[in-house]
RNA sequence: AGUGAGUUUAGAGGUGCAUUGACCAUUAGUACACAUUCUAUAGGAUAAUGGGGUCCGUUAAAAGGAAUGUGGAAAGGGGGAUAUGCCGAAGUAACGGUCUACUCAUGGGCUUGUUGCUGGGUCUGUUAUUUAAUAAAUGCAGAACUGUCAUAUGGUCUCUUGCAUAAAAAGACUAUAUGGAGGGCUAUCUCACGC
Numbered sequence: 001a002g003u004g005a006g007u008u009u010a011g012a013g014g015u016g017c018a019u020u021g022a023c024c025a026u027u028a029g030u031a032c033a034c035a036u037u038c039u040a041u042a043g044g045a046u047a048a049u050g051g052g053g054u055c056c057g058u059u060a061a062a063a064g065g066a067a068u069g070u071g072g073a074a075a076g077g078g079g080g081a082u083a084u085g086c087c088g089a090a091g092u093a094a095c096g097g098u099c100u101a102c103u104c105a106u107g108g109g110c111u112u113g114u115u116g117c118u119g120g121g122u123c124u125g126u127u128a129u130u131u132a133a134u135a136a137a138u139g140c141a142g143a144a145c146u147g148u149c150a151u152a153u154g155g156u157c158u159c160u161u162g163c164a165u166a167a168a169a170a171g172a173c174u175a176u177a178u179g180g181a182g183g184g185c186u187a188u189c190u191c192a193c194g195c
Stems, first nucleotide, its partner, number of pairs: 002193005009187003014087001016086004023079002032071008043056004048106005090118008099109002119146002122143004127139003148180011160168002
């Protein structure tokens, strides 16, 4: 030199990933408030359904509902931009934990743990879920693209051997094809073996 182990330090993929206050569109002329009018015939409200509890009401001075008029939101989700953290960045599935509405059960929402899957982004599919939404996101399927490693074939260059030419071995870069996966890849560090 090399082989193996550890995973030390740093880094690459690029329309790269995630978070983020102000701003913008949408949600929506919706919810809601007020006024007027109408209405049922005992129920109604309380985050989806059911049970319980609580409150309002029970024959009209209307709990609730509808129409018209005046006024008129917000949260969640989204956009580009600013800043921040990063390269299993992150996403997702299953099983759990805490919290969440008056309470219980199922389900929902925020957050979190374990295990599994996905190298990455793009496009297509009104295909499924979610949503106000045909936006966006996620899952599934497909298409080409892209980065990385391995193998094979070829090309260029460098070094060594060689009297010279030729040739051979090794290395680097590159093209094509096939295949693998991020627990990866490149460089570096440490230990052991070994020269």